[in-house]
RNA sequence: GCAAACCCGGUGAAAGCCGGGGACGCAAAGCCUCCGGCCUACAGCCGGGCCUGCUGACCCCAGCGGCCCGACCACGGUAGCGGGGCUGCCAAG
Numbered sequence: 001g002c003a004a005a006c007c008c009g010g011u012g013a014a015a016g017c018c019g020g021g022g023a024c025g026c027a028a029a030g031c032c033u034c035c036g037g038c039c040u041a042c043a044g045c046c047g048g049g050c051c052u053g054c055u056g057a058c059c060c061c062a063g064c065g066g067c068c069c070g071a072c073c074a075c076g077g078u079a080g081c082g083g084g085g086c087u088g089c090c091a092a093g
Stems, first nucleotide, its partner, number of pairs: 001026002006021006024080001030086003034083003037078003044072001046070006053064004
């Protein structure tokens, strides 16, 4: 010098971020997502379920639509998770 948790306000679908308070810690805990990890999943894809929905004359069934659940997934995030890049205070040798 910075500022964790937590609290208040704001913002976002969320993860998170911003401002104020506050200090766990940090010799780069200054800045940058290039690489890896991790976090979130609005939207999207897939699967399942439901609907006196619409259509196929009706049932079965099928197509479409709406809603719910699950899984996958960054274009989001984390620089105080590492690697990397850039910059850098005081003192001593």
This is a predicted structure of a 93-nucleotide RNA (c-di-GMP-I riboswitch aptamer) from Inhella crocodyli. The model forms 95% of the base pairs in the Rfam consensus.